[in-house]
RNA sequence: ACGCAGGGUAUCUAGGGUUCCGCCUGGGCUUCCGGGGCUGGUCCGAGAGAUGCCGCCGCCACGGCCAACUCCGCGGCGGUACACGGCGGGACAAAAUCCCGGGAGAG
Numbered sequence: 001a002c003g004c005a006g007g008g009u010a011u012c013u014a015g016g017g018u019u020c021c022g023c024c025u026g027g028g029c030u031u032c033c034g035g036g037g038c039u040g041g042u043c044c045g046a047g048a049g050a051u052g053c054c055g056c057c058g059c060c061a062c063g064g065c066c067a068a069c070u071c072c073g074c075g076g077c078g079g080u081a082c083a084c085g086g087c088g089g090g091a092c093a094a095a096a097u098c099c100c101g102g103g104a105g106a107g
Base pairs, nucleotide, nucleotide: 007054008053009052010051011050012049015044016043020041021040022038023036024035025034026033027032055080056079057078058077059076060075062073063072064071082102084105088100089099090098
């Protein structure tokens, strides 16, 4: 300097805004219109947050074919590490630790 890999998903949380609901407010007055993110409900939501399931890897056991191995099925246990991070842009109503992005950059 280059390449490959560091898996997927669900529920939830930190967090987020304001489409809808609610609340506050001005106007209107059988219904509605404007303004206010305002504790909240709906909603979005983490690579570096939690939990589960799946996948993958290792070991062991059981069953089937078999002399055996292999192969197939099924179950148990374990593993799945580490991780500082802009500016700017993108989507949805809008914003965000969402996506660009384990990026740029730094060590």